[in-house]
RNA sequence: GUAUCUGUAGCGUAGUGGUUAUCGCGUUGGUCUUACACACCAAAGGUCGUGGGUUCAAUCCCCACCAGGUACA
Numbered sequence: 001g002u003a004u005c006u007g008u009a010g011c012g013u014a015g016u017g018g019u020u021a022u023c024g025c026g027u028u029g030g031u032c033u034u035a036c037a038c039a040c041c042a043a044a045g046g047u048c049g050u051g052g053g054u055u056c057a058a059u060c061c062c063c064a065c066c067a068g069g070u071a072c073a
Stems, first nucleotide, its partner, number of pairs: 001072007010025003018056001027043005049065005
């Protein structure tokens, strides 16, 4: 340099056009306990990598860019 894949919460992930974006771990609060742990309940936490386009509507489709991986040179 060319091709291709990936980017979603602190970490790891689901969701592949349709109206409050999912789950686990973690964090915080509560119940329980003499206390801690476990267990259970609840909550917070996301500009869906960035910008633009298509569409009534975009995490999803298209283009460019950014970052990372793989293959070839």